This is a predicted structure of a 72-nucleotide RNA (transfer RNA) from a Spirochaetia bacterium. Its Rfam family is "tRNA". The family's RNA type in Rfam is transfer RNA. RNAcentral holds the sequence, with entries from ENA. Its mean pLDDT, the model's own confidence on a scale to 100, is 80.
RNA sequence: GUCUCCUUCGUCUAGGGGUUAGGACAACGGGUUUUCAUCCCGUCAACACAGGUUCGAUUCCUGUAGGAGAUG
Numbered sequence: 001g002u003c004u005c006c007u008u009c010g011u012c013u014a015g016g017g018g019u020u021a022g023g024a025c026a027a028c029g030g031g032u033u034u035u036c037a038u039c040c041c042g043u044c045a046a047c048a049c050a051g052g053u054u055c056g057a058u059u060c061c062u063g064u065a066g067g068a069g070a071u072g
Stems, first nucleotide, its partner, number of pairs: 001071007010025004018055001027043005048064005
């Protein structure tokens, strides 16, 4: 240089056109417990960035950034 893949709550991830963007762990609050731990309930919290297609984009396309791999 060329090609391929990845980027979603603090972390790990699901979802690939119409979702309340879900789950687990963490954090916070409450319940239970003499207390802690466990257990239960709740809350908070996310689609890398910019364009395009579409009635509608996290999802499809293009580019940019970052990361990983293959090849030379």